[in-house]
Molecule: transfer RNA
Organism: Candidatus Woesearchaeota archaeon
């Protein structure tokens, strides 16, 4: 050096093909219930520049292009 995957909440993912509703799930983690008191249980909350720039577009995680970081495979 070619080719391909992969990146979205602390984590582990979904959602991208087909663009348009507030961006979501489980675990975690903060109050709160319940208990003598912990766990388990229950309820409710916080928590995101969707890897990063740039373009297309009324509208972009969803599509292009480039760049970075990590796995594979050629070589």
């Nucleotide at each position: 050096g070619c080719c391909g995957g992969u990146g979205u909440a602390a984590c582990u993912c979904a959602g991208c093909c087909u663009g348009g509703u507030u961006a979501g799930a489980g675990u975690g983690u903060c109050a709160c219930g319940c208990u003598c008191a912990u766990a388990a249980c229950g309820u409710g909350g916080a928590a995101g520049u969707c890897g990063u720039g740039c373009g297309u577009u009324c509208a972009a995680a969803u599509c292009g292009c480039g760049c970075c970081a990590c796995c594979g495979g050629c070589a």